[in-house]
RNA sequence: GCCGAGGUGGUGAAACUGGGAAACAUGUAGGACUUAGGAUCCUAUGGCGAAAGCCUUGUGGGUUCGAAUCCCACCCUCGGCA
Repeated sequence: GCCGAGGUGGUGAAACUGGGAAACAUGUAGGACUUAGGAUCCUAUGGCGAAAGCCUUGUGGGUUCGAAUCCCACCCUCGGCA
C1' cells in the first nucleotide's frame, strides 16, 4: 500500500428488513435477609441541567418523514496479502 472484520453505557454485549437506542449479563450504590459476612432477593444506575428539556452508537458530512443500521471521507483496533 491492498483486502476483510470490528468500534454502542463503568465493563461484556443485543438491537435480524431503516421505525421505542442500550434487552441480557456484569459492576457499582441503597435496602431486605444474617450475630456479622458470603450467597440470594428487591430498587436505582449514559452525559449536561434546578427543572422543563437537550445531547449521546469512533469523528465529520450526506440520503431519508425517520439512520446504530444505507452512502462518502477520515481516525483507531484485529486479521490476511504484498